The RNA shown here (Bacterial RNase P class A) has 403 nucleotides and comes from a Terriglobales bacterium. Its mean pLDDT, the model's own confidence on a scale to 100, is 75. Of the family's consensus pairs, 95% are formed in the model. Rfam family: Bacterial RNase P class A. It is annotated as a ribozyme. It is recorded under the gene name rnpB. The sequence is in RNAcentral, with records from ENA. The organism belongs to Terriglobales, within Bacteria.

RNA sequence: CAGCUGGGCCGGAUGGCCGCUCUUAUCCGUCAAGGAUGAGGGAGGAAAGUCCGAACUCCGCAGAGCAGUGUGCCGGAUAACGUCCGGGAGGGUGGAACUAAAUUCCAUUCGACGGAAAGUGCCACAGAAAAUAUACCGCCCUGGCGGCAACGCCGGGGUAAGGGUGAAAAGGUGCGGUAAGAGCGCACCGCCGCGGCAGUAAUGCAGCGGGCAGGGCAAACCCCACACGGAGCAAGACCAAAUAGGGAGGAAGACGCGGCUUCGGCUGCGGCACGUGCCUGCUCGGUGCGUCAAACCUUCGGGUAGGUCGCUAGAGGCGCGCAGCAAUGCGCGUCCCAGAGGAAUGGCCGUCCUGCGGGAGCAAUUCCGCAGACAAAAUUCGGCUUACAGGCCCGGCUGCUGA
Numbered sequence: 001c002a003g004c005u006g007g008g009c010c011g012g013a014u015g016g017c018c019g020c021u022c023u024u025a026u027c028c029g030u031c032a033a034g035g036a037u038g039a040g041g042g043a044g045g046a047a048a049g050u051c052c053g054a055a056c057u058c059c060g061c062a063g064a065g066c067a068g069u070g071u072g073c074c075g076g077a078u079a080a081c082g083u084c085c086g087g088g089a090g091g092g093u094g095g096a097a098c099u100a101a102a103u104u105c106c107a108u109u110c111g112a113c114g115g116a117a118a119g120u121g122c123c124a125c126a127g128a129a130a131a132u133a134u135a136c137c138g139c140c141c142u143g144g145c146g147g148c149a150a151c152g153c154c155g156g157g158g159u160a161a162g163g164g165u166g167a168a169a170a171g172g173u174g175c176g177g178u179a180a181g182a183g184c185g186c187a188c189c190g191c192c193g194c195g196g197c198a199g200u201a202a203u204g205c206a207g208c209g210g211g212c213a214g215g216g217c218a219a220a221c222c223c224c225a226c227a228c229g230g231a232g233c234a235a236g237a238c239c240a241a242a243u244a245g246g247g248a249g250g251a252a253g254a255c256g257c258g259g260c261u262u263c264g265g266c267u268g269c270g271g272c273a274c275g276u277g278c279c280u281g282c283u284c285g286g287u288g289c290g291u292c293a294a295a296c297c298u299u300c301g302g303g304u305a306g307g308u309c310g311c312u313a314g315a316g317g318c319g320c321g322c323a324g325c326a327a328u329g330c331g332c333g334u335c336c337c338a339g340a341g342g343a344a345u346g347g348c349c350g351u352c353c354u355g356c357g358g359g360a361g362c363a364a365u366u367c368c369g370c371a372g373a374c375a376a377a378a379u380u381c382g383g384c385u386u387a388c389a390g391g392c393c394c395g396g397c398u399g400c401u402g403a
Stems, first nucleotide, its partner, number of pairs: 001399010012352007020042009044374001048385002051383005056232004068228005073087005088113001090110008114223002119221002121217003136163002138159009171189006190212001191210004196205003236309004246300005253272001255270006273291007316335008353372008
């Protein structure tokens, strides 16, 4: 320097003009609604997916259990978490030790990493056999027949070493042993049991005993341990029209003549009075309806439209110091940084930056054109996941070049 790869960070800069939204000051507006001018604030690393965890709000809830859902090595961090940090055991990749393999060490990376010795279930295809082991080829012993023999054919038995199938074949390697074989015996490795030491623990280390029993799958049911009430800012709280319902109250009637009667009342007619609508703006007049509760008036209450709050000063940002391997915590200082709501944060132009293409030039450089991603708040935080042009920084491996 190039390629591959791991992690972190930035994610165009600046100015002008015209707009949009919020706050605030002054002015205009009788008030209100609103308007003008000035000043200040105005998207992200993911604002996204809405997958986890919380704050906050309302509803529910005596207690216990069942069902259901989730989590699952150990320790720590945290408001909490399925997140993060550190560690353990295991798998992958790379490197080193070594001739190679095995093994050991180092680095990096991956993850539902409790239980398969409680029970049930499943294990495709292939294969003889997939869990009560099994005999396809082969190997070994042996009987009969054939053959001069080598050997072949038909039987009986032994064997899990070799071949073959498979994701997986009943501990592995080696030596002995045997007719051939086999933990049959032995050594080492693995496994199981026991106690010991180290460690907070997961676990590790060495020892003794046992020839080995117990294949895999729990992201199959299940078992064990632990946790879990529901809905979500369209939560929820307050103010509150018009219209239509509901409750309460107010308001104008008494008389005469009849009818019915269960003697409480009900009802017809008459003129007068009163209330109210219309003719008609007012009075008279006319006319309709009503007069003990309908219209009308007053008032109360619920809900709707609409408005206000919730709403952004917070598990907050930045800087420094201290504690800790780290996640993180503590202390001090400093800053205030969108709060709209059918929903603002936009458009045009200039200069610069970066990349690409073309031209000029020996070169430095310069001219022209194009491009600058993914995507945008909607109560707020902590995470995870996904998307992303281009650039910067730190590390690992390999190759090349130079000193």